A computed fold for a 163-nucleotide RNA from a sheep gut metagenome, annotated as Lysine riboswitch aptamer.
[in-house]
RNA sequence: GGUAGAGGUUGCGGAAAAGAUUUAAGGCUGUCUGAUGUUGCGGUACAGAUGAGGUCAGCACGAGGCUUUCCCGCCGAAGGAGGAGCGCGAUCGCAGGCGCUUUGUCCUGGGGGUACGGAGAAUAUCCGUAUCACUGUCAUCGGGAAUCCGAUGGGGCGCUAUC
Numbered sequence: 001g002g003u004a005g006a007g008g009u010u011g012c013g014g015a016a017a018a019g020a021u022u023u024a025a026g027g028c029u030g031u032c033u034g035a036u037g038u039u040g041c042g043g044u045a046c047a048g049a050u051g052a053g054g055u056c057a058g059c060a061c062g063a064g065g066c067u068u069u070c071c072c073g074c075c076g077a078a079g080g081a082g083g084a085g086c087g088c089g090a091u092c093g094c095a096g097g098c099g100c101u102u103u104g105u106c107c108u109g110g111g112g113g114u115a116c117g118g119a120g121a122a123u124a125u126c127c128g129u130a131u132c133a134c135u136g137u138c139a140u141c142g143g144g145a146a147u148c149c150g151a152u153g154g155g156g157c158g159c160u161a162u163c
Stems, first nucleotide, its partner, number of pairs: 001163005008075001011074004016069004022064001027059004032054002036047002039095006078108004082103007109135002112132008137154007
């Protein structure tokens, strides 16, 4: 270096179907209010006392997220940060947010609990960081008849088998 393989209290990613006291945005109706409205700022345009925006109540619709089942691809699986490109809110500029694609520069062995921060309508859930044990693996040391047990440490650029 090639090939094959292992990790699992929910291993990782994706598709589909089903589900719920699931909503957001937008629409409509009523209500109270009464001058502004669009993610922020600046401009333009447009709407607006024939009622802007907001509050509360209701109606239908309804993303995205989530759960379950099943299938597919897999074990840097993959995820995140950064960079690049594209798209979205009336529009232009700047900022910011979200989504998609790409890059592989950096980080992360794996899932989980807790705290904080961010995303989210959210109590769900996801992401990041810290921490706590757990788990797998190797190294070193100790014990043991033993393929087992214990301690410390490492990082997937690892580990096992084989060529």